[in-house]
Context: one part of a larger RNA
RNA sequence: GUAUUGUUAAGGAACUCGGCAAAAUGACCCCGUAACUUCGGGAGAAGGGGUGCCUGCGAGAGCAGGCCGCAGAGAAGAGGCCCAAGCAACUGUUUAGCAAAAACACAGGUCUAUGCAAAACCGAAAGGUGGGUAUAUGGGCUGACGCCUGCCCGGUGCUGGAAGGUUAAGGGGAGUGGUCAGGAAACGAAGCCACGAACUUAAGCCCCAGUAAACGGCGGCCGUAACAAUAACGGUCCUAAGGUAGCGAAAUUCCUUGUCGGGUAAGUUCCGACCCGCACGAAAGGCGUAAUGAUUUGGGCGCUGUCUCGACAAUACAUCCG
Numbered sequence: 001g002u003a004u005u006g007u008u009a010a011g012g013a014a015c016u017c018g019g020c021a022a023a024a025u026g027a028c029c030c031c032g033u034a035a036c037u038u039c040g041g042g043a044g045a046a047g048g049g050g051u052g053c054c055u056g057c058g059a060g061a062g063c064a065g066g067c068c069g070c071a072g073a074g075a076a077g078a079g080g081c082c083c084a085a086g087c088a089a090c091u092g093u094u095u096a097g098c099a100a101a102a103a104c105a106c107a108g109g110u111c112u113a114u115g116c117a118a119a120a121c122c123g124a125a126a127g128g129u130g131g132g133u134a135u136a137u138g139g140g141c142u143g144a145c146g147c148c149u150g151c152c153c154g155g156u157g158c159u160g161g162a163a164g165g166u167u168a169a170g171g172g173g174a175g176u177g178g179u180c181a182g183g184a185a186a187c188g189a190a191g192c193c194a195c196g197a198a199c200u201u202a203a204g205c206c207c208c209a210g211u212a213a214a215c216g217g218c219g220g221c222c223g224u225a226a227c228a229a230u231a232a233c234g235g236u237c238c239u240a241a242g243g244u245a246g247c248g249a250a251a252u253u254c255c256u257u258g259u260c261g262g263g264u265a266a267g268u269u270c271c272g273a274c275c276c277g278c279a280c281g282a283a284a285g286g287c288g289u290a291a292u293g294a295u296u297u298g299g300g301c302g303c304u305g306u307c308u309c310g311a312c313a314a315u316a317c318a319u320c321c322g
Base pairs, nucleotide, nucleotide: 001317002316003315004314005313006312007311008310010308011307014306019303027051028050029049030048031047036041038144052067053066054065055064056063057062068072080301081300082299083298084297085296086295087293088292092104093103108142109141110140111139112138113137114136120129121128122127145288146287147286148285150218151217152216155215156214157211158210159209160208161207164206165205166204170200171199175195176194177193178192179191182187219237220236221235222234223233246280247277258274259273260272261271262270
């Protein structure tokens, strides 16, 4: 000097991105225990007190008296706690070797396909999975629970419809050309070859409807109230329809450290409001929510060598001397 460990006056987070790390709490018995709540929880909430040995009594729990130590769960092992907010309901799963999460899954919800030789899937086929029978099975989305889930079917998709338009091969064969007996030539039968109009005709597409818990979408400008400001109101243009409830500077807010309030002596974070939503919004669900979480954020109590600011000691190694 490095690593590991231990102790440390006074202070006690002043450290730091951040209490990271460490310290603290810790067992059992008794008392006591809030908001909130899905009435189960929350809860070991929090916060207090006790704990050894001897004698007597008692069925025991224990009660009474006495004794010792600095210390009685006498060593070791053995929750720190509280408040508020975000996200995800929960237990679970995951990037074997940077990520354990708010990601995945989940029970529940809903849409859709499928009537059984099912749909869907594997396979060239044979065959197999589906092994049960729509309270079933496959697929998509959402994700406990509570309150809810608005408007648009013009585009794309899907489903249904079949009157009309268009439409392939095939069928059909009007007609045309080549060849050719003949003929001076024009022409030219049959045959063969090549081409070929009408007509016939499916799905599809056009077309007509339905469908958004299908893919998706959910406006602009101008004016107006007896201060000013604002605009319940009016006008106009466009659209398939112009964003409803709820929420909102948010895991979403650029301007932005928005403004106001709270907390601090002081707060770009945090909490509560406001709404001017650059660019929330209703199953790519919206808003709440007890419980849960090695989750994220802010605050507090306790506690401490994290720090003020270092010091000392032990062990191992390095180093030096022998």
RNAcentral holds the full RNA, with entries from SILVA. A computed fold for a 322-nucleotide part of an RNA from a metagenome, annotated as large-subunit ribosomal RNA, domain IV. Model confidence (mean pLDDT): 88 of 100. Rfam family: Bacterial large subunit ribosomal RNA. Its family is annotated with ribosome and structural constituent of ribosome in the Gene Ontology.